C1' cells in the first nucleotide's frame, strides 16, 4: 500500500413505532425502541425522490447519504 469479506474475537450503527422538541413544511434533533447494516462514518458532486414558493412546465431555494452513484476517510482477519 492493493485486493477480497469465507471464518471468528471485541464492539459498532440504529428502520418502523413512540415521547418531548424545532420547522411553512420535507424533514431535522433528543430518549426510548430494534427492522436491518461490512462502512447504515462522512461529503448534497451527479441523478432520484419529498417539501415550499413563484410562474405557465420551468425556474429558485430547501430536505433525503439507511434511494443508486460518485468522493473521502476508518476497524478486525486472511492473501
Nucleotide at each position: 500500500u492493493u485486493u477480497u469479506u469465507u471464518a471468528a474475537u471485541c464492539g459498532c450503527c440504529a428502520a418502523a413505532c413512540u415521547u418531548g422538541u424545532u420547522g411553512u413544511g420535507a424533514a431535522g434533533c433528543a430518549g426510548g425502541g430494534a427492522c436491518g447494516g461490512a462502512a447504515a462514518g462522512c461529503c448534497a458532486u451527479g441523478g432520484g425522490u419529498c417539501u415550499c414558493a413563484a410562474u405557465g412546465u420551468u425556474u429558485g431555494a430547501g430536505a433525503u447519504c439507511g434511494c443508486c452513484a460518485g468522493g473521502u476517510u476508518g476497524c478486525a482477519a486472511a492473501c
A computed fold for a 79-nucleotide RNA from Hydrogenovibrio sp. 3SP14C1, annotated as c-di-GMP-I riboswitch aptamer. NCBI's taxonomy places the organism under Bacteria, Gammaproteobacteria, Thiotrichales, Piscirickettsiaceae, Hydrogenovibrio. The coordinates come from a structure-prediction model, not an experiment, and the mean pLDDT is 80. The sequence was found by an Rfam model in a public genome assembly.